[in-house]
The part of an RNA shown here (large-subunit ribosomal RNA, domain II) has 676 nucleotides and comes from Eubacterium sp. Its Rfam family is "Bacterial large subunit ribosomal RNA". The family is grouped with related families in Rfam's "LSU clan".

Context: one part of a larger RNA
């Protein structure tokens, strides 16, 4: 990991309620106590309890009665009248109370054979080196002092064994080892190291101090008990089958991941309503809108007032390319603006249709109180989130099947059970893989399609429109393009072409800008504009649109699921066919309404209800079964929706079956004991 076993709503009293059975204006025993065939006894006992009267704090008083001066007038009550007792059931109370689980709390014991520091008494510390004081001598000295040399042998000296310790580092890390091991290291006469024996005890002790130790255990040892501490938290929590079926919300909460009470579910019981459409009747200030209020915000004018400047100090007054209320026009914004103002959705009908049991009201039982995401209108955020925060719809939660490549919330559709019948949704129909290489009619060339924007572009369809054109356009080819003039002016120089001025100058022309580029130092030259021939039909510009095109760099593998596709892409059309547990068909089970025939209706987590299977042990009953074979085991095509039940036949070799009561069902608890 796995197999077998074991292993969690249980028991006593209360109380509530539902249903049963007994009695009934009553109902009922309790302790005791008689008996006794020992049972799921008989018999007694009315103490006590509930009901049959209520009010009021109470005295009391009573179909009343408190309040109150009150006969008023309000409150509870009567006028309707069913209870009790046991049983079983569901729920609460109390007590471990559905089961396992703490760190901890306190009680009373046991530890200093580790270890921590103290006491008493013993030990041990190779060798070596250094060479304090003090002493002797000699020098010195008036004496000292002081200086040489030997003796001496001092030190938390120094060097390094034993011993002690543990700084570096390798190895080990399910180890040789629950702290070693290997190489080096530090201390080694000292606050030094160890041996023996004794003290300090958990609200403490020791402690050269680290919350550091007190027997692999320490921010409060161990070990027994209070105990089954509590645990608004984690796990688990055992057979079947029908029925209905939620919430993830409001208010309170030292509340926020608990809980109360309401919302929403189920179940009996009473009662009769509901619910939607349409019309009718309201209420209102949202979307738009608007500028009449509030407040923003644009130009333009007139102008109150300020400001500059003129003005003789002052002052009048004159004036202004300043600022400018208030006003005019013109044009704008607004959730906390409205002179307005929809659609919806709300609310009422003793109007009409629809639907049928959906509704309501008392009474057990619950269960939700983390909700997700999509789609509309919004708030916060960055008009970010697979984000947050409310509203409203829908899906998932508690919903399976088909489509979306795989996908809880997206599209469709809501699985009683069978069926190798049919019909259809979405969405599909070239292979992968059912079904069209299916039809019309267009578009796209970009693998677009099968990711992306601002902007960009003689890409290609269509439409509108306008300008030029057989009085010859657009291109393209030939010729022209000129004079006054080098236009004034600037300048070195400016001659069409640096630059300034003027260019609606003027001749000659079929036409030719005082010039559209390019050139030159300035000229020169090349060319455009404009004219003629050639040529012989459409050319040229604007807007709207439809579908491509560039922009287009990222980290496992390349933007259809793949193959592979010019349709098998895309848009329009009109058909055909596939496609699902949806709809029919055939069968067939259950509820539930109905006299009936029939019709309808069965997804389901929490959760409510409802009806069954098994198992084991003990006693009674069934004058069951049983050695003419009990349980169990092995096989088996039988019978039930299902848990499961017969039968036969081997086997086996003594028990067992139905009713009735429970130590009554296991796959999960890092379960708990055995195995493998």
């Nucleotide at each position: 990991u796995c197999c077998g076993g074991c292993g969690a709503g249980u028991u006593a009293c209360u109380c509530u309620u539902a249903c049963u059975g007994g009695c009934a204006a009553g109902g009922u025993u309790a302790a005791g106590g008689a008996c006794u065939a020992a049972a799921g006894g008989u018999c007694u006992g009315g103490a006590g309890c509930c009901g049959a009267a209520g009010g009021g704090a109470a005295a009391c008083c009573a179909a009343g009665u408190c309040u109150u001066a009150a006969u008023a007038g309000g409150g509870c009550g009567u006028u309707a009248u069913a209870g009790u007792c046991a049983g079983u059931g569901u729920g609460a109370g109390u007590a471990g109370a559905c089961c396992c689980g703490a760190a901890a709390c306190c009680g009373g014991g046991u530890g200093a054979c580790c270890u921590a520091c103290c006491c008493a008494u013993g030990u041990c510390c190779a060798g070596g080196a250094u060479g304090a004081a003090g002493u002797u001598g000699c020098c010195g000295u008036a004496a000292a002092a002081g200086g040489c040399a030997a003796u001496g042998g001092a030190g938390g000296u120094c060097c390094g064994a034993a011993c002690a310790c543990a700084c570096a580092u390798c190895c080990g890390u399910u180890g040789a080892a629950a702290a070693g091991g290997g190489u080096g290291g530090u201390g080694a006469u000292g606050a030094g190291g160890u041996g023996u024996g004794g003290g300090u005890a958990g609200c403490g002790g020791a402690g050269a101090a680290a919350u550091u130790c007190c027997a692999a255990u320490c921010g409060a040892a161990c070990c027994c008990g209070g105990a089954g501490a509590u645990a608004g938290c984690u796990g688990g929590u055992u057979c079947u089958c029908c029925u209905c079926g939620a919430a993830a919300u409001a208010g309170c909460u030292u509340u926020a991941g608990g809980g109360c009470u309401a919302g929403c579910c189920u179940c009996a019981a009473u009662u009769u309503a509901g619910u939607c459409u349409u019309g009718c009747g309201g209420a209102g200030g949202u979307a738009g809108a608007g500028c009449a209020c509030u407040g923003a915000a644009u130009a333009u004018c007139c102008u109150a007032g300020g400001g500059g400047g003129c003005g003789u100090c002052a002052a009048a007054g004159c004036u202004u390319a300043c600022c400018g209320a208030a006003g005019a026009u013109u044009a704008u914004c607004a959730a906390a603006c409205u002179c307005c103002g929809a659609a919806u959705g709300c609310c009422g009908u003793u109007a009409a249709g629809a639907u049928g049991a959906u509704g309501a009201u008392u009474g057990g039982g619950a269960g939700u109180c983390a909700g997700a995401c999509u789609g509309c209108a919004c708030g916060a955020g960055a008009u970010a989130a697979g984000u947050u925060g409310g509203g409203u719809a829908g899906u998932c939660a508690a919903a399976a099947g088909g489509g979306a490549a795989a996908c809880a919330g997206c599209c469709c559709a809501g699985a009683c059970c069978u069926c190798c019948a049919g019909c259809u949704a979405a969405g599909g129909u070239c292979c992968c893989a059912a079904a069209g290489u299916g039809a019309g009619u267009g578009u796209u060339a970009a693998g677009u399609g099968g990711a992306a924007a601002a902007g960009g572009a003689u890409g290609u369809g269509g439409g509108a429109u306008u300008u030029c054109g057989a009085a010859g356009a657009c291109a393209a080819c030939u010729a022209g393009g000129a004079u006054g003039u080098u236009g004034g002016c600037u300048u070195a120089g400016a001659a069409g072409c640096a630059g300034c001025c003027a260019u609606a100058c003027a001749u000659u022309c079929a036409a030719a800008g005082a010039g559209u580029g390019c050139g030159u130092a300035a000229u020169a030259g090349c060319u455009c504009a404009c004219u003629a021939g050639u040529c012989g039909a459409g050319a040229g510009g604007u807007c709207c649109u439809g579908c491509g095109c560039c922009g287009a760099a990222a980290a496992u593998g390349u933007c259809c699921g793949g193959g592979g596709c010019u349709a098998a892409a895309c848009a329009c059309u009109a058909c055909a066919c596939c496609g699902a547990a949806g709809c029919u068909g055939a069968g067939g089970a259950a509820u539930g309404u109905g006299u009936a025939a029939a019709c309808a209706u069965u997804g389901g987590u929490a959760g409510a209800g409802g009806a069954g299977c098994a198992u084991u042990c003990u006693u009674a009953a069934c004058a069951g079964c049983g050695a003419c074979g009990a349980a169990g085991c092995u096989g088996u095509a039988c019978c039930g929706u299902a848990a499961g039940g017969a039968g036969c036949a081997g086997u086996g070799g003594a028990g067992u079956g139905u009713u009735a009561g429970a130590g009554a069902g296991a796959g999960a608890a890092u379960g708990c004991c055995g195995g493998a």